Predicted 3D model of a 145-nucleotide RNA (glmS glucosamine-6-phosphate activated ribozyme aptamer). It matches the Rfam family "glmS glucosamine-6-phosphate activated ribozyme aptamer". It is annotated as a riboswitch. Rfam's curators write: This entry contains a glucosamine-6-phosphate activated ribozyme that is found in the mRNA for GlmS. GlmS is an enzyme that uses fructose-6-phosphate and glutamine to generate glucosamine-6-phosphate. The ribozyme catalyses self cleavage of the glmS mRNA that is thought to regulate GlmS activity.
């Protein structure tokens, strides 16, 4: 240098539990305490930070955190190589079509239980993607895109 194995991390609708509920049947010990989708240019400032989905209501309250939203700077992308000025953040706006979950139930497991694991199949909206169509300002310069 390679190859094998084995642990750790790669985190973020995430993480804890001192209130509640719940189960054991107790001076105590345990169970629950947001179901998946989406989300990151940098550095700072403020915020009680997106979507839906089940249930039919403890998904309750509370701590911390947050890829959100916004403001300022920078610094990049897009009409447009260059200024302004919009819009935007691996990066232009908008319509319109496609494809995309999980838990619940069900079934099989463990557990005294309350609940926990797994296992196929079914159903969302938002953003993003894919197609498709429409739109994307001024100067300047003038073949440097």
């Nucleotide at each position: 240098a390679g190859c094998u194995u084995g642990g750790u991390a790669u985190u973020a609708g995430c993480g804890c539990c001192u209130g509640g509920a719940c189960c054991c049947a107790u001076g105590g010990g345990g169970u629950u305490g947001a179901c998946g989708a989406g989300g990151a240019u940098a550095g700072g400032g403020g915020u009680u930070c997106u979507c839906g989905a089940a249930a039919g209501a403890u998904u309750c309250g509370g701590c911390g955190g947050a890829u959100g939203c916004u403001c300022c700077u920078a610094c990049g992308u897009g009409u447009u190589a260059c200024c302004u000025a919009c819009a935007c953040g691996a990066a232009c706006g908008u319509u319109g079509u496609g494809a995309c979950a999980a838990a619940u139930a069900u079934g099989a497991g463990a557990a005294c239980a309350a609940u926990c694991u797994c296992a196929a199949a079914a159903c969302a909206g938002a953003u993003a993607c894919a197609u498709a169509g429409c739109g994307a300002a001024g100067g300047a310069a003038u073949u440097a895109u």